Transfer RNA from a marine eukaryotic metagenome, 64 nucleotides, folded computationally. The coordinates come from a structure-prediction model, not an experiment, and the mean pLDDT is 82. It matches the Rfam family "tRNA". Rfam classes the family as a transfer RNA. The sequence is in RNAcentral, with records from MGnify.
RNA sequence: GCGUAGCUCAAUGGUAGAGCAGGAGCUUCCCAAGCUUAAGAUGAGGGUUCGAUUCUCUUCGCCC
Numbered sequence: 001g002c003g004u005a006g007c008u009c010a011a012u013g014g015u016a017g018a019g020c021a022g023g024a025g026c027u028u029c030c031c032a033a034g035c036u037u038a039a040g041a042u043g044a045g046g047g048u049u050c051g052a053u054u055c056u057c058u059u060c061g062c063c064c
Base pairs, nucleotide, nucleotide: 001062002061003060006020007019008018009017014050023037024036025035026034043059044058045057046056047055
């Protein structure tokens, strides 16, 4: 310094999103491609706050 979905990345106090991947459906003689749809995450534990991914403390892991 970093830690957010299986992977790559957004979100600087107000409902956590996108792409790819995976599932289901449509389409097709079949496959691929395309379209539609649903699911899935804030490393862990405290504090502040009406409200925390965001501020703060401790801790764990990784990098310099």